[in-house]
RNA sequence: ACGGCAGGUCGCGCCACCGCCGGAGUCCGAGCCGGCUCCGGAGGAAAGUCCGGGCUCCAUAGAGCACGGCACCGGGUAACGCCCGGGCGUCCCCAGCGGGGCGACAGAAAGUGCCACAGAAACCAGACCGCUUCACUACGGUGAAGCAAGGGUGAAACGGUGGGGUAAGAGCUCACCGGUCCGCGGGUAACUGCGGGCGGCAUGGUAAACCUUGCCGGGAGCAAGAUCAAGCAGCAGAGAGGUUGCUCGCCUGCUAUCUCUGCGGGUAGAUCGCUGCAGGUGCGCGGAAACGCGCACCGCAGACGGAUGGUGGCGGCGAUCGUCAGAUCGUACAGAACCCGGCUUACAGACCUGUCGUUCCU
Numbered sequence: 001a002c003g004g005c006a007g008g009u010c011g012c013g014c015c016a017c018c019g020c021c022g023g024a025g026u027c028c029g030a031g032c033c034g035g036c037u038c039c040g041g042a043g044g045a046a047a048g049u050c051c052g053g054g055c056u057c058c059a060u061a062g063a064g065c066a067c068g069g070c071a072c073c074g075g076g077u078a079a080c081g082c083c084c085g086g087g088c089g090u091c092c093c094c095a096g097c098g099g100g101g102c103g104a105c106a107g108a109a110a111g112u113g114c115c116a117c118a119g120a121a122a123c124c125a126g127a128c129c130g131c132u133u134c135a136c137u138a139c140g141g142u143g144a145a146g147c148a149a150g151g152g153u154g155a156a157a158c159g160g161u162g163g164g165g166u167a168a169g170a171g172c173u174c175a176c177c178g179g180u181c182c183g184c185g186g187g188u189a190a191c192u193g194c195g196g197g198c199g200g201c202a203u204g205g206u207a208a209a210c211c212u213u214g215c216c217g218g219g220a221g222c223a224a225g226a227u228c229a230a231g232c233a234g235c236a237g238a239g240a241g242g243u244u245g246c247u248c249g250c251c252u253g254c255u256a257u258c259u260c261u262g263c264g265g266g267u268a269g270a271u272c273g274c275u276g277c278a279g280g281u282g283c284g285c286g287g288a289a290a291c292g293c294g295c296a297c298c299g300c301a302g303a304c305g306g307a308u309g310g311u312g313g314c315g316g317c318g319a320u321c322g323u324c325a326g327a328u329c330g331u332a333c334a335g336a337a338c339c340c341g342g343c344u345u346a347c348a349g350a351c352c353u354g355u356c357g358u359u360c361c362u
Base pairs, nucleotide, nucleotide: 001358002357003356004355005354006353007352008351009350010349012315013314014313015312016311017310018309020041021040022039023038024037025036026035027034043333047344048343050342051341052340053339054338055221056220057219058218061252062251064250065249067217068216069215070214071213072086073085074084075083076082087105088103089102090101091100092099093098106212107211111210112209113206114205115204128151129150130147131146132145133144134143135142136141159177160176161175162174163173164172178201179198180197181196182195183194184193185192186191225272226271227270228269234263235262236261237260238259239258243256245254246253277299279298280297281296282295283294284293285292286291316331317330318329319328320327321326
């Protein structure tokens, strides 16, 4: 200098005129309306509605069944399917050391399924092509015995490589690796290191297949709900104490003249909920980190047919053309609606930090 990966910040600015929403103050005798001045006014994802909560209601309760979710270890958090760190596996980069990405990482000796096609054969398997020995032969092969090492098929062929051995082969034997059992050590743990035994050893995969194990989980949701004002008009049918309700279903327990269906009528207005919160910023301490504690400072939209806009000018940044002057074009994704912690997705361009690699110079 260039490139990869990880993380972070910004993501158009200023002026003028006119115009919005909220708040504070002030003027008008008071009040309403209105005027004036000042302060503030969409995001890192506001998106998706995928998780977890706060909050509200269902009179109260039981995870009892069903159902749903999570699943290596340790820590963080209000909680989580999230975050931090570690282990193991796998992929990529690297000569190596090492670094980065991903994980659908509980269990296959509890049981039931499934492994199509191809292939001889896919669980307690197996001979298609073959290899060896013997006999026969028309010399093309045929039969018997032995083999599973070589080749083929397949995602996967029932341990691997090499030496010996054998008629040819085979854990038949040996060494190493794998497997399994036992012991010792390190680590909180997941796990890992070393040593020894085996006349050689449970024999594959699949659980986002059913299932088993452990842990978690009432339901519905701000169109929740609370208050005020206004206003009408109820009728008919069905069910039933083995009933209704406890807002998916069943049960336990509790509770009560309710529940459901059809036709018809009135209202859809106002206020609250609605912004002070598991809040933000700075500093210090603890911790490897996520994060926690302490002190100080700050208050940061609250709309409601739904506010932050329109016009003009000057610049910034980027691209293209041009000898220059300059000209032209562009300026990302995208708009709160009860709030918060996450995850996922979208994003023109500019910058910063760390780490790895390549090249060059000293």
The prediction has a mean pLDDT of 75. The RNA shown here (Bacterial RNase P class A) has 362 nucleotides and comes from a Spirochaetaceae bacterium. Its Rfam family is "Bacterial RNase P class A". It is annotated as a ribozyme. The sequence was found by an Rfam model in a public genome assembly.